Predicted 3D model of a 77-nucleotide RNA (transfer RNA) from a Planctomycetota bacterium. It matches the Rfam family "tRNA". Rfam's curators write: Transfer RNA (tRNA) molecules are approximately 80 nucleotides in length. It is annotated as a transfer RNA. The coordinates come from a structure-prediction model, not an experiment, and the mean pLDDT is 80.
């Protein structure tokens, strides 16, 4: 330098072909239970889906650019 993969909640990850309000587990907060804590149960908060742009009636999903992480290859020696 070229190419490929990945980026979604604090963490680990889903989301079949583009379609109604983007979810799960853990964690966090409140409550129930308990003499306290833990365990268990209930409820809740938390997201511009890396960033920017485009296509479309509609984009996490398709296209372009860019950033970051990982990997493969090429050139020189």
């Nucleotide at each position: 330098g070229u190419c490929c993969u990945u980026g979604u909640a604090g963490c680990u990850c889903a989301u079949c072909u583009g379609g109604u309000u983007a979810g799960a587990g853990c964690g966090c907060a409140a409550g129930a239970u308990u003499g306290u804590g833990g365990c268990u149960c209930u409820u809740g908060a938390g997201g511009u889906a890396g960033c920017g742009g485009g296509u479309u009636c509609g984009a996490u999903u398709c296209c372009c650019g860019u950033c970051a992480a990982g990997g493969a290859c090429c050139c020189c020696a």